[in-house]
C1' cells in the first nucleotide's frame, strides 16, 4: 500500500415500506404512501380438479418442461423532473385456501427486506517509456 472482514457516520439504489406526536420504550395515535375485500349499473351468464385468486416489472411464444432466441414488461448510469440517444442489468419469489369480476358507502391490512459507495471528462506537472 492492496485484497478481505467488522463497527460507526454520511451518501446513493430497488421497493408502498417514510415522517410526526406521545410513551410505562411493551407500544399507542396521526399524516402520508401502498394493498385487499365490498352495491347498483355494467360485465359474465358458464363449468368451480385441467381448481380459482392476490402482491410484484417478473409475462407470452418457440425450444426438449434444456441452453437459448423473439416480442413485451421493469430498473440503473450521482442535483431534481421529463423526453430522446447510448450503455449496463432484471423478468424472481411469496401468499390465500375451494373462495373473491367491476364496485360508491363501508370494512380491513402493510410501512419490510435487500444492496452499493464508484464512474467519466478536462487542465497542469514529472517521466525515455510505463506511469
Nucleotide at each position: 500500500g492492496a485484497a478481505c472482514c467488522g463497527u460507526c457516520u454520511g451518501c446513493g439504489c430497488c421497493g408502498a415500506g417514510u415522517c410526526c406526536g406521545g410513551u410505562u420504550u411493551g407500544c399507542c395515535g396521526g399524516a402520508g404512501c401502498g394493498g385487499g375485500g365490498g352495491a347498483a349499473c355494467c360485465a359474465a351468464a358458464u363449468c368451480u380438479c385441467u381448481g380459482g385468486g392476490g402482491c410484484g416489472a417478473a409475462g407470452u411464444g418457440c425450444g426438449a418442461u434444456g441452453a437459448g432466441c423473439a416480442c413485451c414488461g421493469g430498473g440503473g448510469g450521482a442535483c431534481c423532473u421529463u423526453c430522446u440517444c447510448c450503455u449496463c442489468c432484471c423478468g424472481a419469489g411469496c401468499c390465500c385456501g375451494u373462495c373473491a369480476g367491476c364496485u360508491a358507502a363501508c370494512c380491513u391490512c402493510g410501512c419490510a427486506g435487500g444492496c452499493g459507495c464508484g464512474c467519466a471528462g478536462g487542465u497542469c506537472c514529472c517521466g525515455a517509456c510505463a506511469g
The RNA shown here (c-di-AMP riboswitch aptamer (ydaO/yuaA leader)) has 131 nucleotides and comes from a Myxococcales bacterium.
Its Rfam family is "c-di-AMP riboswitch aptamer (ydaO/yuaA leader)". Rfam 15.1 lists 7,607 matches to the family in 2,262 species.
Of the family's consensus pairs, 92% are formed in the model.